[in-house]
């Protein structure tokens, strides 16, 4: 770079100590223990493999607080809103 999706889903434990949500602002999580690792679980998108198809089995990435937490840029309405879009994640090429 090119294409697909992202309003749905799915935790506990161990280590460890002071941060975290991609930026900016705003909201929020957090010492009643966050970020991270690791272990064992789940969830189900995208692939790949079995199978006559579905469901479904293995197998590789991904996820497992809040719609990508909201918003940023256009355009309609002009209080709150609505649509695209940018921008980031992830999945194949």
């Nucleotide at each position: 770079c090119u294409u697909a999706u992202c309003a749905a889903g799915a935790a506990a434990g161990a280590c460890g100590g002071a941060g975290g949500g991609a930026u900016a602002g705003g909201c929020c999580c957090u010492u009643u223990g966050a970020u991270g690792u690791c272990u064992u679980g789940g969830c189900a998108a995208c692939c790949c493999u079995g199978a006559a198809a579905a469901g479904c089995u293995g197998g590789g990435u991904g996820c497992u607080a809040a719609u990508u937490c909201c918003u940023a840029c256009u355009c309609c309405a002009a209080a709150u809103g609505g649509a695209g879009g940018a921008a980031g994640a992830u999945g194949a090429g």

Predicted 3D model of a 93-nucleotide RNA (SAM riboswitch aptamer (S box leader)) from a marine eukaryotic metagenome. Its Rfam family is "SAM riboswitch aptamer (S box leader)". About the family: The SAM riboswitch is found upstream of a number of genes which code for proteins involved in methionine or cysteine biosynthesis in Gram-positive bacteria. Its mean pLDDT, the model's own confidence on a scale to 100, is 79. Of the family's consensus pairs, 97% are formed in the model.